This is a predicted structure of a 72-nucleotide RNA (transfer RNA) from uncultured Elusimicrobium sp. The coordinates come from a structure-prediction model, not an experiment, and the mean pLDDT is 82. Its Rfam family is "tRNA". It was read from a public genome assembly.
RNA sequence: GCGCCCGUGGUGAAAUGGAUAUCAUAGCAGCCUCCGAAGCUGUUGGUACAGGUUCGAUUCCUGUCGGGCGCA
Numbered sequence: 001g002c003g004c005c006c007g008u009g010g011u012g013a014a015a016u017g018g019a020u021a022u023c024a025u026a027g028c029a030g031c032c033u034c035c036g037a038a039g040c041u042g043u044u045g046g047u048a049c050a051g052g053u054u055c056g057a058u059u060c061c062u063g064u065c066g067g068g069c070g071c072a
Stems, first nucleotide, its partner, number of pairs: 001071007010025004018055001027043005048064005
């Protein structure tokens, strides 16, 4: 330099064009307990960035940034 793949809560993943973006774990608060752990309930927090297509974008297209793999 070229090609391919990936980027979603603190972390790990789902959602392949349509309802308020889902689950686990973590954090916080409460219940429980002599105290803690476990368990139960509630709650906080997210689509890398900028454009485009569309009635509607996490999803499709373009560019940028970052990571991984391969080739030279």